A computed fold for an 87-nucleotide RNA from Gracilibacillus thailandensis, annotated as c-di-GMP-I riboswitch aptamer. The organism belongs to Gracilibacillus, within Bacteria. It matches the Rfam family "c-di-GMP-I riboswitch aptamer". Gene Ontology term of the family: cyclic-di-GMP binding. The sequence is in RNAcentral, with records from Rfam. The coordinates come from a structure-prediction model, not an experiment, and the mean pLDDT is 86.
RNA sequence: GUAAGAAAAAGGCAAACUGUUUGAAAAAGCAGGACGCAAAGCCUAGGAUCUAAGGGUAAAAGUACCUAUGAUAGCCUGGUUACCUAA
Numbered sequence: 001g002u003a004a005g006a007a008a009a010a011g012g013c014a015a016a017c018u019g020u021u022u023g024a025a026a027a028a029g030c031a032g033g034a035c036g037c038a039a040a041g042c043c044u045a046g047g048a049u050c051u052a053a054g055g056g057u058a059a060a061a062g063u064a065c066c067u068a069u070g071a072u073a074g075c076c077u078g079g080u081u082a083c084c085u086a087a
Stems, first nucleotide, its partner, number of pairs: 004085002012037002017032006035074001041080003045077003048072003054067005
């Protein structure tokens, strides 16, 4: 340096749920809280999934369907940076 990850050490992150705020929603921020995580750091580039405000189609209407420019990096792949060191 590369790969790998322990019954090691030092630290780190924080699911569900609760409160509150933002949002049309999905969801997100903050506080509490820990299910888990060796990239659960960062980037929506490809796929997947969620939502459908706006737009579109149908309808007399209620409404139904389509659509991401919204969202998930704790769904997968990819890109990129990084702590530690037993075998």